Predicted 3D model of an 82-nucleotide RNA (transfer RNA) from an Acidobacteriaceae bacterium. NCBI's taxonomy places the organism under Bacteria, Acidobacteriota, Terriglobia, Terriglobales, Acidobacteriaceae.
RNA sequence: GCGAAAGUGGCGGAACUGGCAGACGCGCCAGACUUAGGAUCUGGUGGGGAAACCCUUGGGGGUUCGACUCCCCCCUUUCGCA
Numbered sequence: 001g002c003g004a005a006a007g008u009g010g011c012g013g014a015a016c017u018g019g020c021a022g023a024c025g026c027g028c029c030a031g032a033c034u035u036a037g038g039a040u041c042u043g044g045u046g047g048g049g050a051a052a053c054c055c056u057u058g059g060g061g062g063u064u065c066g067a068c069u070c071c072c073c074c075c076u077u078u079c080g081c082a
Stems, first nucleotide, its partner, number of pairs: 001081007010026003019065001027045006046055003058074005
């Protein structure tokens, strides 16, 4: 340089014939249990904000009533070829 694959909450990882983003697990927080801790059980857990509400799928743009999903450019990582 050419080709291919991938990028989603703190971490792993779902959701694509375009239709509630974040299922599920881990972690974390609170509570119950315990003398205490662990284990177990219950509830909660993306960011900002007092709230209303706003923002969020690597970054930017486009198509569409509607985009994690389709199209274009860029960035990063991995694999193959040279």
Its Rfam family is "tRNA". By type it is a transfer RNA. The sequence was found in a public genome assembly.